[in-house]
Context: one part of a larger RNA
RNA sequence: AAUGAACGUUGGCGGCGUGGAUUAGGCAUGCAAGUCGAGCGAGAAACCCCCUUCGGGGGGUGGACAGCGGCGAAAGGGAGAGUAAUGUGUGGAUACCUACCCUGGGGUCCGGGAUAGCCGCGGGAAACUGCGGGUAAUACCGGAUAAUGUCUCCGGACUAAAUGGUGUGAUUCCUCCUGGGGAUGGACCCGCGUCCUAUUAGCUUGUUGGUGGGGUAACGGCCUACCAAGGCAAAGAUGGGUACCGGGAGUGAGAGCAUGGCCCGGCUCACUGGGACUGAGACACUGCCCAGACACCUACGGGUGGCUGCAGUCGAGAAUCUUCGGCAAUGAGCGCAAGCUUGACCGAGCGACGCCGCGUGCGGGACGGAGGCCUUCGGGUUGUAAACCGCUGUCAGGGGGGAGGAAAUGCAUUGGGGUUCUCUCCAGUGUUUGACCGAUCCUCAAAGGAAGUCCGGGCUAAGUUCGUGCCAGCAGCCGCGGUAAGACGAACCGGACAAACGUUAUUC
Repeated sequence: AAUGAACGUUGGCGGCGUGGAUUAGGCAUGCAAGUCGAGCGAGAAACCCCCUUCGGGGGGUGGACAGCGGCGAAAGGGAGAGUAAUGUGUGGAUACCUACCCUGGGGUCCGGGAUAGCCGCGGGAAACUGCGGGUAAUACCGGAUAAUGUCUCCGGACUAAAUGGUGUGAUUCCUCCUGGGGAUGGACCCGCGUCCUAUUAGCUUGUUGGUGGGGUAACGGCCUACCAAGGCAAAGAUGGGUACCGGGAGUGAGAGCAUGGCCCGGCUCACUGGGACUGAGACACUGCCCAGACACCUACGGGUGGCUGCAGUCGAGAAUCUUCGGCAAUGAGCGCAAGCUUGACCGAGCGACGCCGCGUGCGGGACGGAGGCCUUCGGGUUGUAAACCGCUGUCAGGGGGGAGGAAAUGCAUUGGGGUUCUCUCCAGUGUUUGACCGAUCCUCAAAGGAAGUCCGGGCUAAGUUCGUGCCAGCAGCCGCGGUAAGACGAACCGGACAAACGUUAUUC
C1' cells in the first nucleotide's frame, strides 16, 4: 500500500460500486420459456334470432381451455466439483458441418392412406391409461420431373417440394424445395508457453507403425482382423499432491513476487453413475431411459421429485442481503403485425463492506465566570472554549414545481418515392407508451436533529496527579510492575485520524 474480509467501540446524509470465500450439504413455497388463428380441424362462456312438450333444441356473432403442426427451448442465467492437458494462451493448419440471415441460379406437377383433438364405452386412489367410431393440415407417404448436386467401372444410376397463406391490385408479395457463393457459429490437427514433488525411475499391448475393412460432418488405433516390434523417458516419462485457464487486478522504481472475487473471453459441471433419442446444433440445468442414494404422496397395488436460476429456508461457519417493482429502456424467443413471454435486464430494499463527496455551524465575546485538574498557595490550565450579542441556512425534516432519463417506437392520417393501399421507404401532423429515479428551483421552521475511536517510556506525534505494590495488569520489539510507576488502573490535560477508529488474518 492492498482485501469479496471478520471482530471491538462508535455511527448524520448522499453518489457509485460491492455482498455465501465454509457443506458442488439438504431444500417448503412462488416465479425463472414460450409463441404463432396469416399452417390445421374443432369450438366453451357470453350475446342475438328461431322453434319449444318449458326439460331443451337449431342457427349466427364470439372466441376461452385444450389438441395436431411450425419455430424456439443447445441462447440467456448459475457454479468451479473435476481437469496439469481431450483445458487454456498465442501462432499456424484442413480432411469438415453450419438452422435463422445476405447474395445468385433453377423448381414448386399428379395422387394417397392415416392420426390426435372430438364422440361412445371402460380401467385406476392417484400418476396416468385401454378399446371402438370418425376428421384436418405448411403433419406423413407414393409417383412424376432431375442438375450447376451425390456416386461412378464415365456407360450411367440416384435424390425434392406446401395450387399453402394473405389479399382481391399482382406471372411480380410471403411461405416451400434443390444446388453455388458469403457471413456467423462450431469440429478436428500441429508448434511454443502454462504449479510442486526423484524420500515417485522406469512406463506402455490398441501399446508404436503398416495393410484390408468398418465408422464419423470430417482426418485419425476412432474401432476391428492380420502383419511387423515398436513408442515415451533424467531437457524428468510414469506415479503422487495441488489447481479451472486467460484478459486482468494487488504490490513494487523496475525486474519480479503473489493472485484469478466482481466485469469480459474460453473450458467444465447440473442429485451420483451410465446411455442414447430428437434436432442444423445436445449426449441436453428447469427433456427422455436405466441403476443408486435421499426425500415426499398412497386406497399398499403403485407413483412423484432434483434451486451449482431469482428470492427464501435449515445446517455448518468468524462471516455474506428482499420469499420487492416493472417489462418503461437495452437485449432475446415467437409472430406480417398489433403484441405476448422474459427473476436476462432495468430499478428499488438491506449491510460504513469499499471508494469518493458533504455536514455536525459562522463572526464577535474577559488580563479570563462557575466547575474540573494541578499548585511552590502567589497562581497556572481547561480557555474565546462557554455564557452572552449578531448572522447564515449546506444536509436532514414539512410543502410545491421540474429539465431529463430521450421516449426511439406504436397507431391514425396527409404528401412524395419504390411499376401502383398487398407491401414498403422518406417527410409532416395528431395521438399513445415511465417500474423507478430525478439535477435543479421556490417556500416553511429552527443552531435547532448530527463525534467518535485509538494512543501519550523509546521506536513514534503527545504528561501530570492519585490508586496499586513482581499483585492486579500491560506488551508489535526492547521491555514495564517488588511504596513516590511519564509503561498497570482512573482522572485531568495532550497527540493522531475522523463517520469512522482500532485489532486480527492474508499478499507485496
This is a predicted structure of a 508-nucleotide part of an RNA (small-subunit ribosomal RNA, 5' domain) from an uncultured prokaryote. RNAcentral holds the full RNA, with entries from ENA. The prediction has a mean pLDDT of 83.